About this RNA
The prediction has a mean pLDDT of 89. This is a predicted structure of a 252-nucleotide part of an RNA (large-subunit ribosomal RNA, domain VI) from an Oscillospiraceae bacterium. NCBI's taxonomy places the organism under Bacteria, Bacillota, Clostridia, Eubacteriales, Oscillospiraceae.
Context: one part of a larger RNA
RNA sequence: CGUAGGAGAUUUGAAGGGAGCUGACCUUAGUACGAGAGGACCGGGUUGGACGUACCUCUGGUGUACCAGUUGUUCUGCCAAGGGCAUGGCUGGGUAGCUACGUACGGACGAGAUAAACGCUGAAGGCAUCUAAGCGUGAAACUCUCCCUGAGAUAAGAUCUCCACUGAGGCUCGACGUAGACUAUGUCGUUGAUAGGUCAGAGGUGUAAGUGCAGUAAUGUAUUAAGCUGACUGAUACUAAUAAGCCGAAAG
Numbered sequence: 001c002g003u004a005g006g007a008g009a010u011u012u013g014a015a016g017g018g019a020g021c022u023g024a025c026c027u028u029a030g031u032a033c034g035a036g037a038g039g040a041c042c043g044g045g046u047u048g049g050a051c052g053u054a055c056c057u058c059u060g061g062u063g064u065a066c067c068a069g070u071u072g073u074u075c076u077g078c079c080a081a082g083g084g085c086a087u088g089g090c091u092g093g094g095u096a097g098c099u100a101c102g103u104a105c106g107g108a109c110g111a112g113a114u115a116a117a118c119g120c121u122g123a124a125g126g127c128a129u130c131u132a133a134g135c136g137u138g139a140a141a142c143u144c145u146c147c148c149u150g151a152g153a154u155a156a157g158a159u160c161u162c163c164a165c166u167g168a169g170g171c172u173c174g175a176c177g178u179a180g181a182c183u184a185u186g187u188c189g190u191u192g193a194u195a196g197g198u199c200a201g202a203g204g205u206g207u208a209a210g211u212g213c214a215g216u217a218a219u220g221u222a223u224u225a226a227g228c229u230g231a232c233u234g235a236u237a238c239u240a241a242u243a244a245g246c247c248g249a250a251a252g
Base pairs, nucleotide, nucleotide: 001152005163006162007161008160009159010158011157015149016148017147018146021049022048023047024046025045026044027043033038051106052105053104054103055102059100060099061098062097066093067092068091069090070089071086072085073084074083075082076081110144111143112142117137118136119135120134169247170246171245172244173189174188175187176186177185194240195239196238197236198235199234200233201232203229204228205227210223211222212221213220214219
């Protein structure tokens, strides 16, 4: 820009894409078959490999603004307690998020028309013949069934609701994230829990500082399952989402 008014939702599905794999074991059954050795088709069940998708409850990884221990040095006047630097100084753990080595699920079942092949009926050609007329069976291939995109499908579809006297709706702007390079996208904007703060909790770390006591001291112990705590959960308008502007619909 188009889809012959303008919008907000919900859709149909032309078309396109994805997926499509396979082993072992048990049973049928030591049956059919076979002199024996050996040893099934068909059918039923269980459990795997690789691949793929989603997710983070569990198991792990990471987790440079979480917690603790610790070395050297420097600074906070000193002690104590801390800050900086040394690969995050080193070490031990670790929330959220992101992840696989983790968890769950998938390939299916089925239908149609067929290939090779196997048949029925059956003439030409009194027989025979799956074929000439006619009718069947038959595969991971084909068309569906499963998943995704999808009306610029210009053949531009459909349904519902709203708006034209009183402007439906959208945008700018702002707080943000289930989104993200920018844009886009989604939520919210006081008729408000969108983010921060605060409060409470979860999870993490592992018993803070100060003081008392014991000990010459290092240290131990009590207060103390303490103190601290990024992203997680909930509550709470304290702070910031104010105010305002712009676009926006028909000819006959």